[in-house]
Molecule: transfer RNA
Organism: Planctomycetaceae bacterium
RNA sequence: UGGGGAAUGGUGUAACGGUAGCACGACUGGCUCUGAACCAGUUAGUCCAGGUUCAAAUCCUGGUUCCCCAG
Numbered sequence: 001u002g003g004g005g006a007a008u009g010g011u012g013u014a015a016c017g018g019u020a021g022c023a024c025g026a027c028u029g030g031c032u033c034u035g036a037a038c039c040a041g042u043u044a045g046u047c048c049a050g051g052u053u054c055a056a057a058u059c060c061u062g063g064u065u066c067c068c069c070a071g
Base pairs, nucleotide, nucleotide: 001070002069003068004067005066006065007064010024011023012022013021018054025043026042027041028040029039030038047063048062049061050060051059
């Protein structure tokens, strides 16, 4: 420099263009003599900027970071 891939709560991981979900974690409460486990609830997210669309995590354009391949 060229080509390909990835980016979603604190972490990991889903989501035919139509309510962003699951698990773990954290917090609160219940249970317990205390704790663990268990039960109930709460918490918090689409890398950035534009565009298309009634509607975008998803499609298009540009950018950022990381990974792989070639030189």